[in-house]
RNA sequence: ACUUUAGUUUACUAGGGUUCCGUCGGCGCAUGUCGGGUCUGGUCCAAGAGUAAACCGUUCCCGAGCACGAGGGGGACGACACGGAAGGAUAAAAACCUGGGAGAU
Numbered sequence: 001a002c003u004u005u006a007g008u009u010u011a012c013u014a015g016g017g018u019u020c021c022g023u024c025g026g027c028g029c030a031u032g033u034c035g036g037g038u039c040u041g042g043u044c045c046a047a048g049a050g051u052a053a054a055c056c057g058u059u060c061c062c063g064a065g066c067a068c069g070a071g072g073g074g075g076a077c078g079a080c081a082c083g084g085a086a087g088g089a090u091a092a093a094a095a096c097c098u099g100g101g102a103g104a105u
Base pairs, nucleotide, nucleotide: 007055008054009053010052011051012050015045016044020042021041022039023036024035025034026033027032056078057077058076059075060074061073062072080100082103087097088096
């Protein structure tokens, strides 16, 4: 310097805003309507560097000798990881995507 590799999904959380619900305020006889996310919340979005589980991968062990019965079951391991600005999507925003990026060590 180059190449390969750091697995996938689901549920949830930190976090996020405000399309809907709710809530608060104004208007209205009323069905409602306007505004507020500097409204605790529900729906919703959500982690490479967060959690859990399942699957998957590597490896080891147990389990037949048969007409059918190797199918299956269990254990261990799956490391490390500081990170802008700007931009993008959605109603809008974010630790989402860009991105294990640019950089830093």
Overview:
This is a predicted structure of a 105-nucleotide RNA (Guanidine-I riboswitch aptamer) from Cohnella faecalis. Its Rfam family is "Guanidine-I riboswitch aptamer". Gene Ontology term of the family: regulation of gene expression. The model forms 96% of the base pairs in the Rfam consensus. RNAcentral holds the sequence, with entries from Rfam. NCBI's taxonomy places the organism under Bacteria, Bacillati, Bacillota, Paenibacillaceae, Cohnella.